[in-house]
RNA sequence: AGAGUUUGAUCUGGCUCAGGAUGAACGCUAGCGACAGGCCUAACACAUGCAAGUCGAGGGGCAGCGAGGAUGUAGCAAUACAUUUGUCGGCGACCGGCGCACGGGUGAGUAACGCGUAUGCAACCUACCCGACACAGGGGGAUAACCCGGAGAAAUCCGGACUAAUACCGCAUAAAACAGGGGUCCCGCAUGGGAAUAUUUGUUAAAGAGCUAUCGGUGUCGGAUGGGCAUGCGUUCCAUUAGCUAGUUGGUGAGGUAACGGCUCACCAAGGCCACGAUGGAUAGGGGUUCUGAGAGGAAGGUCCCCCACAUUGGUACUGAGACACGGACCAAACUCCUACGGGAGGCAGCAGUGAGGAAUAUUGGUCAAUGGGCGGAAGCCUGAACCAGCCAAGUCGCGUGAAGGACGACGGUCCUAUGGAUUGUAAACUUCUUUUGUCGGGGAGUAAAAUCGCCUACGUGUAGGCGACUGCAAGUACCCGAAGAAAAAGCAUCGGCUAACUCCGUGCCAGCAGCCGCGGUAAUACGGAGGAUGCGAGCGUUAUCCGGAUUUAUUGGGUUUAAAGGGUGCGUAGGCUGUAUAUCAAGUCAGUGGUGAAAUCACAAAGCUCAACUUUGUAACUGCCAUUGAAACUGAUAAACUUGAGUGCGGUAGAAGUGUGCGGAAUGCGUAGUGUAGCGGUGAAAUGCAUAGAUAUUACGCAGAACUCCGAUUGCGAAGGCAGCACACCGGGCCGCAACUGACGCUGAAGCACGAAAGCGUGGGUAUCGAACAGGAUUAGAUACCCUGGUAGUCCACGCAGUAAACGAUGAAUACUAACCGUCGGCGAUACACAGUCGGUGGCCAAGCGAAAGCGAUAAGUCAUCCACCUGGGGAGUACGACCGCAAGGUUGAAACUCAAAGGAAUUGACGGGGGCCCGCACAAGCGGAGGAACAUGUGGUUUAAUUCGAUGAUACGCGAGGAACCUUACCCGGGCUCGAACGGCAGGGGAAUGGAUCAGAGAUGGUUCAGUCUUCGGACUCCUGUCGAGGUGCUGCAUGGUUGUCGUCAGCUCGUGCUGUGAAGUGUCGGCUUAAGUGCCAUAACGAGCGCAACCCUCGCCGUCAGUUGCCAUCAGGUGAUGCUGGGGACUCUGGCGGGACUGCCACCGCAAGGUGUGAGGAAGGGGGGGAUGACGUCAAAUCAGCACGGCCCUUACGUCCGGGGCGACACACGUGUUACAAUGGUGGGUACAGAGGGAAGCUACCUGGCGACAGGAUGCAGAUCUCGAAAACCCAUCCCAGUUUGGAUUGGAGUCUGCAACCCGACUCCAUGAAGUUGGAUUCGCUAGUAAUCGCGCAUCAGCCAUGGCGCGGUGAAUACGUUCCCGGGCCUUGUACACACCGCCCGUCAAGCCAUGGAAGCCGGGAGUACCUGAAGUAUGCAACCGCAAGGAGCGUCCUAGGGUAAUACCGGUAACUGGGGCUAAGUCGUAACAAGGUAACCGU
Repeated sequence: AGAGUUUGAUCUGGCUCAGGAUGAACGCUAGCGACAGGCCUAACACAUGCAAGUCGAGGGGCAGCGAGGAUGUAGCAAUACAUUUGUCGGCGACCGGCGCACGGGUGAGUAACGCGUAUGCAACCUACCCGACACAGGGGGAUAACCCGGAGAAAUCCGGACUAAUACCGCAUAAAACAGGGGUCCCGCAUGGGAAUAUUUGUUAAAGAGCUAUCGGUGUCGGAUGGGCAUGCGUUCCAUUAGCUAGUUGGUGAGGUAACGGCUCACCAAGGCCACGAUGGAUAGGGGUUCUGAGAGGAAGGUCCCCCACAUUGGUACUGAGACACGGACCAAACUCCUACGGGAGGCAGCAGUGAGGAAUAUUGGUCAAUGGGCGGAAGCCUGAACCAGCCAAGUCGCGUGAAGGACGACGGUCCUAUGGAUUGUAAACUUCUUUUGUCGGGGAGUAAAAUCGCCUACGUGUAGGCGACUGCAAGUACCCGAAGAAAAAGCAUCGGCUAACUCCGUGCCAGCAGCCGCGGUAAUACGGAGGAUGCGAGCGUUAUCCGGAUUUAUUGGGUUUAAAGGGUGCGUAGGCUGUAUAUCAAGUCAGUGGUGAAAUCACAAAGCUCAACUUUGUAACUGCCAUUGAAACUGAUAAACUUGAGUGCGGUAGAAGUGUGCGGAAUGCGUAGUGUAGCGGUGAAAUGCAUAGAUAUUACGCAGAACUCCGAUUGCGAAGGCAGCACACCGGGCCGCAACUGACGCUGAAGCACGAAAGCGUGGGUAUCGAACAGGAUUAGAUACCCUGGUAGUCCACGCAGUAAACGAUGAAUACUAACCGUCGGCGAUACACAGUCGGUGGCCAAGCGAAAGCGAUAAGUCAUCCACCUGGGGAGUACGACCGCAAGGUUGAAACUCAAAGGAAUUGACGGGGGCCCGCACAAGCGGAGGAACAUGUGGUUUAAUUCGAUGAUACGCGAGGAACCUUACCCGGGCUCGAACGGCAGGGGAAUGGAUCAGAGAUGGUUCAGUCUUCGGACUCCUGUCGAGGUGCUGCAUGGUUGUCGUCAGCUCGUGCUGUGAAGUGUCGGCUUAAGUGCCAUAACGAGCGCAACCCUCGCCGUCAGUUGCCAUCAGGUGAUGCUGGGGACUCUGGCGGGACUGCCACCGCAAGGUGUGAGGAAGGGGGGGAUGACGUCAAAUCAGCACGGCCCUUACGUCCGGGGCGACACACGUGUUACAAUGGUGGGUACAGAGGGAAGCUACCUGGCGACAGGAUGCAGAUCUCGAAAACCCAUCCCAGUUUGGAUUGGAGUCUGCAACCCGACUCCAUGAAGUUGGAUUCGCUAGUAAUCGCGCAUCAGCCAUGGCGCGGUGAAUACGUUCCCGGGCCUUGUACACACCGCCCGUCAAGCCAUGGAAGCCGGGAGUACCUGAAGUAUGCAACCGCAAGGAGCGUCCUAGGGUAAUACCGGUAACUGGGGCUAAGUCGUAACAAGGUAACCGU
């Protein structure tokens, strides 16, 4: 210090993580020590023990203990026992004194002078302690204990009698005390104060004990300590709490108190608090401090210290110096316990401990040795305060679990590219060494020195000093020494990114993980295990909470055009801010000084525990508050000025500013009358509607209401909403000029008040047009819509209400400053139809600057300062509840639970659009021929089947893989066999030559028998068997892959380097203009170049030349035949096949800047790419193929391998694709006759001859080919048929054959004879083709024994028609635009309904809670009153009064819970209905009503 997550990137914005911390808890694990810590929950209930006593030097006494005395008994006595005796030590209980108000616990209550801080008390108290002064004389009457009697179960109580005191009560004395009177002086802060000085009157005190040291007592003053009270400032949240208050606020008087005070009471007045937040509600002890943070802050208040409050709940007082009292009292209430049922007892929020609650928190320990406290003269006693120990990894700190060497880098494990390597890993083993801690043995502290006691010394009857004695719980602990021995001591979490650390196996959207993003659907570094690694380490993780990161509440330190956010607008109150210059003051401000800011903590420096944590000492700090002295710039206050801000005045000026009244013409509708006749109207097209009772149209007259054409504009005016015919009246504001007047009078503005479009509401009018609702007609799957015909409210006016809009410039008001340029409106200037000026408006484009960008840019979104309003993730929700307003509709204010990890802004690249522009293509159009109807062939789907093997499925599957399924192929089915296996390789062992034939069983595979054969160089070759290592698989995954292929598309595109622009994604280049088939080229240009594509280079066809002529050719010469280049010969020609030439807009004309285009141009075989082919950019479709092949992983291994026989792939109600043949006369049939090219041929093509109607057969010859051979049809000629289901058509079927082949039954082709089906040109729709093309005619080839070929690939013959053109359909390219799409429109996405879950609002009612009100009752108790009773009296008892806790009754408000039913909301892979939004989203969307 940042990181992850919306997106490809930037910005806004939330969520999440890394850090630190804890009185923690949970999981796994655990050796030791030191220090600190330990019920956060039920202020819930508590068994048991202990936690406050002490003093005999205050007293009477003597129950118990000890000693002594006396008497008696036993005994010679010692002695023992009994009785008695307070005589002594002491002492239970009692009277009395002091203490019990400290110490210890807890945080319920409390939002308060409770706490903190700083002051004040001239308004107060203070036992014990210290100092000073003074005093203590003399009396009295009781009472407890004890004793006697009584009641009761007990607790306890009652009666009688005796007695003491440092208990109690008078009297005396007494002032510097208290009360009163009078005077002087001084002081202060208002009341006032004074021991400054003197005076007078009255009142009030005491206690003794004793060891004779002393300790006590009374009064007063002062001190110290501790308290009490008052005040300033600070001290949580809610305004959906806005008004609260009757002792309330003040006064006078009185009472009360230690003291002030409405603290209480009587009377009087009517005040007091509050937006600077009263009152009410919720929550909470406060501080020093602690955690975090750079700080400012935020959060917390456990342990320790200070203060407060409380002691089962509530109330009350008593005693006392002090309490309204934790271990005191009384009363009430709840609870628990005892009981003889009549009554009693109790209060762990003291220390332990128990139960309960809870995720969770310890011993019913030791000691008063130290520190401290109470009492005491002291010894001493008491002390769960305290000090120690115990338990707990619950925290911090420290130590250890060994160290050095040690490679064949062992074994084992794990992984891999696996004869081997990597890793675990110097790790282990092994050698040497050490011994902290632990174990054993031995020694052994400090904490302790005082007090006290004894002795001594000094001086001064007392103090100081010295010596000695006594005292240790912890503990035989810390610590030290010695011994043996590596011995007894390591885990936890994590390993996808953030975030350090990776592999294998298992699992297969399952099981599971997860802080966020997200992993898991068969190759998971994310689940589980293992190996390894990383981090920390006696701990490690998880959970919870706080701060941080988060500048994500922003004082430091944010924002508001579009991301959340400017109020609809103005006026204006409080408040905030405020021009120029001067003087004074000193509140703010600044500086110095003083006081305080407890200690501890924190920081720094040291010191002590072996170190550290820890502890101690010192310093600093405590940023604060108070007081005081000073300064005077700024803010403030006061005084008196100024004119520029603001206002006034005077003179001009523009305007749809407003209100009222009147007037005008056009249009519309209606009425009347005329003309006139059949339609009008409306739409995409129609219909509803109107019209022969006369519409529409047209003419004239009349009526009504509403709105104001042109002018008219980025125009003008207004605060905004808004304002438009003309005229008049009234009225508001602005601007300009002048500089006469005032003299800061200003700006903003929470509340408040006013204005405020449209729709809406109320009352009354008005109603021409338009027109929600409604009706009808259409459209549609539906159409409660869009369109049409009608039409009510409304639209208009008056008066009220309402108060909202995307009320927008999505931009609050006002001041100042900061470059230019171009318009326009109103003034001024100016002689002006010109114009550089100036003021005020309204626009455009831009510098700087700003901004996330788009953009803004003197009319700021720039730069400084002021005031107001508003924002803090999305949804829930502008909803609910409450309140206010409203006639209502509704408005204003305005949450939470729950839920998501996003929601969003601007811009970028794509894709898309029922957006736009330009362009192209057999894309349409123009044509020709087809498909879709029939029959058949073939492929597919479906169905069927034992199997009908598998794959291909829009275009881009379907005569496709297959260029050829009878067996084989073959992968499928049934059946029969084999298991080193059908094939191949290596090793070891054994056997045999290899090999060929015959025969038997069997469907065959196979098995059995048998015959021939008898190699060799002695190594072996070949072969069989056994064992073993490798097999084999058309089994799965094309979504793990390679390779190959289809398609967009032969479309013109796709990119890069450098530079430049932009925060960035990206852009530019590649855009623009012209041109091209083309990103083809030219011009222009922040781009300049380049690459892959295009084109060209390649092949072929077309023309020419040249070279070469055999198997080709034959013009000339010669020979020869029945005939033929047949032969000699020839290279001229054709042809063959090598090499060249040729075409380039080169020439001409026109157009054009150029590139280029046009031309019946010339020339040329060919003309503007001459025709055809090969050639397929970056990429897209997880496109196709694991069954061509290859290959990762998974699966099978007497089978998912392999061999064989048979069957199937050929099934058949049906549906689709692709074809063939037809439907006929441009034809069929018969006869005759002619002309190709390209190919093939030896298990072949076959001339020729013979036979057969024919398929073909039998002979025979040539040819491994320019030599031999296979070979045309349409066409043409002649004849016939005459429009018919035919002399068309040939399916189907019957018969007879031929050929191939082991074999034609399932399931071949061909031939002949016979048979002669459908079909008469094909619905919607749809396909191909632009020239040697379509159409039509035949020929060849591959595969192949044969062939289901009508398929595929080639070849030639004959040989058209049409294209105006680019509006439309389809596809594509470029530019641009919109977008909520990016899996990219086959996208995204909305609402109802249905289902499940969740939280929540309303709700009759029910339950609970706290606070308050009214009335009734009213304990204890203080105060107070009183005639009866007691007492001589004081007084007591008793009964009243006031107040009050509590209880009861009543009604109300508030808060919470629950609830039949009900409302919406949220969430949830694959439900229903539609299609609202995003593109012009197919009716632009949205806001208000």
Molecule: small-subunit ribosomal RNA
Organism: uncultured bacterium